[in-house]
RNA sequence: UUCUAAAAAGCCAAACUAUUUGAAAAGAUAGGACGGAAAGCUAUGGGUCUUUUAUUAAGAUUGCCAAGCUACUCUAA
Numbered sequence: 001u002u003c004u005a006a007a008a009a010g011c012c013a014a015a016c017u018a019u020u021u022g023a024a025a026a027g028a029u030a031g032g033a034c035g036g037a038a039a040g041c042u043a044u045g046g047g048u049c050u051u052u053u054a055u056u057a058a059g060a061u062u063g064c065c066a067a068g069c070u071a072c073u074c075u076a077a
Stems, first nucleotide, its partner, number of pairs: 002077001011036002016031006034063001040069003044066003047061005
């Protein structure tokens, strides 16, 4: 440095609850833990979700999958 497998000291935090932003999907903060080895970042491709004006459109989702970039611990080769 690369690959494979296992684990969780530390890390993240689903549902749900409160407050708040939004038309909505959904977001933020606090509580909370179902889970996670990229559940870190990026809406690039596909999927899914929303529909106020608008529909070959505008948004949401990276904890749906892929892709790109970056990265922690331990064992073996």
Molecule: c-di-GMP-I-GGC riboswitch aptamer
Organism: Sulfurovum sp.